The RNA shown here (Bacterial RNase P class A) has 298 nucleotides and comes from a Methylophilaceae bacterium. The gene name in the source record is rnpB. NCBI's taxonomy places the organism under Bacteria, Pseudomonadati, Pseudomonadota, Nitrosomonadales, Methylophilaceae. The sequence is in RNAcentral, with records from ENA. Its mean pLDDT, the model's own confidence on a scale to 100, is 77.
């Protein structure tokens, strides 16, 4: 030096004007002051918890999901450690890696035959015996389970449009009260009763629409003990978006960086919707630590 591996890290700075959407002061209110405001993946919604309602959410079928061992964690299909096979000169990478004597399918090509025995060739009383080119496997206790299965373990549904609380207008429900003017029945007629109507009064379901659930949490950061790790124990310090026709922008000025046709012009991928842990997927440009191969030079 060049070409790699693995594992983190950033995600254009900084100042200014003008706005938008919470939150705290002060105010009677206009409003003023002061803080705060997107990600490493917020995505895709693929797994797993936490909450929530459903019967106290228990049992058993069915389906589903994992599969060396052994350990983390709230819990996985994650994570770590080690064995084994595979690929790589390596640094490392990849792997559903449990069981073929419980059953049953399947086995490309090539072969005369591919799962069950049968065929063919010498042989023997006698299908009794030995050999068959091919091809992973051939005359059988062969392979295949990311074919059904079986064996272990876990697995109850639905999802914040969960769920809970306030609650109009208009219709419609119950119950009472009146009107006793219509109507209908008891009855042909009165009188009375029931129903129905019409005003009314109360209750209660339930729509709009509002609260909440909503952001202090398996939390962040230092520092230190335990352990290879993964992960955890202490102390100490901090509060970091909560919006719902859904904010989180836009504009200027220096500088940084890539680009130019030298005027200028770009700044990755992308975007919060109830929360956390993961996996996967997009992503210009770097920066850090360890390690590997090969040259070269001392």
């Nucleotide at each position: 030096a060049a070409a790699g591996c693995u594992a983190g890290c950033c995600a254009g700075a900084c100042a200014g004007u003008c706005g938008c959407c919470g939150c705290u002061u002060a105010g009677c209110a206009a409003u003023a002051a002061g803080g705060g405001g997107a990600g490493g993946a917020a995505a895709g919604u693929c797994c797993g918890g936490g909450c929530u309602g459903c019967a106290u959410a228990g049992a058993g079928c069915a389906g589903g999901a994992u599969g060396g061992c052994g350990g983390c964690u709230a819990a996985c299909a994650g994570c770590c450690g080690u064995c084994c096979g595979c690929c790589g000169u390596g640094a490392g990478g990849c792997g559903a890696g449990g069981a073929a004597u419980a059953g049953g399918g399947c086995c490309a090509c090539a072969g005369a035959g591919a799962c069950g025995a049968g065929c063919g060739u010498a042989u023997u009383u006698a299908g009794u015996u030995a050999c068959g080119g091919u091809g992973a496997a051939a005359c059988g206790c062969g392979g295949u389970a990311a074919c059904c299965u079986c064996c272990a373990u876990c697995u109850g549904c639905a999802g914040c449009a969960a769920g809970a609380c306030c609650a109009a207008a208009u219709a419609g429900g119950u119950u009472g009260g009146u009107a006793u003017c219509g109507g209908c029945g008891c009855u042909g007629c009165u009188c009375g009763c029931g129903c129905u109507u019409g005003c009314u009064a109360a209750c209660g379901g339930g729509u709009a629409g509002g609260u909440u659930g909503c952001u202090u949490g398996a939390g962040u950061g230092u520092g230190u003990g335990a352990g290879c790790a993964a992960u955890u124990g202490c102390a100490c310090a901090c509060c970091u978006a909560g919006a719902u026709g859904a904010a989180u922008g836009a504009c200027u000025g220096u500088c940084c960086g890539c680009u130019u046709u030298c005027g200028g012009g770009c700044g990755a991928c992308a975007g919060a919707a109830c929360c956390c842990g993961g996996c996967u997927u997009a992503u210009c440009g770097g920066c850090u630590a360890g390690c590997u191969u090969u040259u070269u030079c001392u």